[in-house]
Context: one part of a larger RNA
RNA sequence: UGACGGGGGCCCGCACAAGCGGUGGAGCACGUGGUUUAAUUCGAGGCAAACCGAAGAACCUUACCUGGGUUUGACAUGUAUGUGGUAGGAGUCUGAAAGGGCGACGACUAUACCGCAAGGUAUAGAGCAUACACAGGUGCUGCAUGGCUGUCGUCAGCUCGUGUCGUGAGAUGUUGGGUUAAGUCCCGCAACGAGCGCAACCCCUGCAUUUAGUUGCCAACAGGUGAAGCUGGGCACUCUAGAUGGACUGCCAUCGACAAGGUGGAGGAAGGUGGGGAUGACGUCAAGUCAUCAUGGCCCUUAUGUCCAGGGCGACACACGUGCUACAAUGGUCGGUACAGAGGGAAGCAAGCUCGCGAGGGCAAGCGGAUCCCAUAAAGCCGAUCUCAGUUCGGAUUGAAGUCUGCAAUUCGACUUCAUGAAGCUGGAAUCGCUAGUAAUCGCAGAUCAGCCAAGCUGCGGUGAAUACGUUCCCGGGCCUUGUACA
Numbered sequence: 001u002g003a004c005g006g007g008g009g010c011c012c013g014c015a016c017a018a019g020c021g022g023u024g025g026a027g028c029a030c031g032u033g034g035u036u037u038a039a040u041u042c043g044a045g046g047c048a049a050a051c052c053g054a055a056g057a058a059c060c061u062u063a064c065c066u067g068g069g070u071u072u073g074a075c076a077u078g079u080a081u082g083u084g085g086u087a088g089g090a091g092u093c094u095g096a097a098a099g100g101g102c103g104a105c106g107a108c109u110a111u112a113c114c115g116c117a118a119g120g121u122a123u124a125g126a127g128c129a130u131a132c133a134c135a136g137g138u139g140c141u142g143c144a145u146g147g148c149u150g151u152c153g154u155c156a157g158c159u160c161g162u163g164u165c166g167u168g169a170g171a172u173g174u175u176g177g178g179u180u181a182a183g184u185c186c187c188g189c190a191a192c193g194a195g196c197g198c199a200a201c202c203c204c205u206g207c208a209u210u211u212a213g214u215u216g217c218c219a220a221c222a223g224g225u226g227a228a229g230c231u232g233g234g235c236a237c238u239c240u241a242g243a244u245g246g247a248c249u250g251c252c253a254u255c256g257a258c259a260a261g262g263u264g265g266a267g268g269a270a271g272g273u274g275g276g277g278a279u280g281a282c283g284u285c286a287a288g289u290c291a292u293c294a295u296g297g298c299c300c301u302u303a304u305g306u307c308c309a310g311g312g313c314g315a316c317a318c319a320c321g322u323g324c325u326a327c328a329a330u331g332g333u334c335g336g337u338a339c340a341g342a343g344g345g346a347a348g349c350a351a352g353c354u355c356g357c358g359a360g361g362g363c364a365a366g367c368g369g370a371u372c373c374c375a376u377a378a379a380g381c382c383g384a385u386c387u388c389a390g391u392u393c394g395g396a397u398u399g400a401a402g403u404c405u406g407c408a409a410u411u412c413g414a415c416u417u418c419a420u421g422a423a424g425c426u427g428g429a430a431u432c433g434c435u436a437g438u439a440a441u442c443g444c445a446g447a448u449c450a451g452c453c454a455a456g457c458u459g460c461g462g463u464g465a466a467u468a469c470g471u472u473c474c475c476g477g478g479c480c481u482u483g484u485a486c487a
Stems, first nucleotide, its partner, number of pairs: 001487002003484003007481007015471002019434005026325008034316002042053002064311007073134001077133007088105001091102004108125007136300002139298003145294002147289003150285001152283001157196006163172003176187003202277004207245007216235003221232003248271001251265005314453001327427001331386007343374003348367002352363004393424001398419007440463007
């Protein structure tokens, strides 16, 4: 000087407390361990691994296993030699395919020469073959590395120059008194300044003005319908998307050191960082990644490379994690009826008509889309029924019949219909999330994608709470101080 303390002081954070809803019990889905296996490819391991890499494992992917092939190779560059019935190749035989055999036909480019022309010859190239340099490796080392990332933590810290003090390591500044979300600002001070962080600048959102008016909108006017911005017309309004304004403790009162600032108020769409996002200092964990990629070293080279078929990654006594669905009446079922936002669409989205109980099939308008489509939002509201039961709760499991995608759904897809109708009556110890348009609850869309194991993820809107006395305690963190046999 740090680090540590079941030392002290001050202060924060859904850290506790106050509340609301979960997990832990059940069934299922997914991930992981273990076990099994020819293989169940590999990585990730407290927080910070475990719906994680994987925004899509039937084949492919695929790295694993079994079997069948191949050896200058699936891919790149170069050297040497050879090569016109060469390269290519319809077809055909064999085979699970890869591959192998036969094979009608049969080239291309440049230059030169011959020829009236058709064309021919030579050289060089392209392609192919052989040989050799080499290719190739998801093989090892993340404790050799780059790059990228997690984490403490969006915590308020981390440093430097000069000066001063100290023999020196170092200190000071950065401590102190206030204040702040903040090393934020003010005051003081042997310090004076500065940098990286904080904040601001950026994006979305909340208010207004203005510009623009189609594919958007419809107040007034006219036409029109079963209904309808449907039509003329208009750009007021909504909206769209550009520009601008607006919030700064600016104003008032009060507290305070006349400061920084705090508390209350006015006006205002918004008030003291308005709400959300992006943004992550010096560093820590030899944290993670050699399997994104790159890369040193080591290793393999008729194999640890490479091609193919089938299987496996989907196994199942069990253990853990993350979710979904429930256990019902604030509910289930049936009928009627209302209101979003944000997205996507051409090998696509598909209206409408029609067939089917249905998944879906057939025909097919429109739309590369503020125009057409996906597309009925659901919870909600109105009415009916069930009447507390393992039930009209719950839907696992199983049987049968189907639909769709795809070369192919047996291992191993999703969905539909009929039948079947398991556990489960609110969950021990323990433990998690959340402070407002949040939690809870309700549906919608998208990426990946032929299809889908999505109940995941990322977004979007609808309905919409309770509680916070407070900082003694638990956890994490910041500043000062103190002790230390630790570095």

A computed fold for a 487-nucleotide part of an RNA from an uncultured Synergistales bacterium, annotated as small-subunit ribosomal RNA, 3' major domain.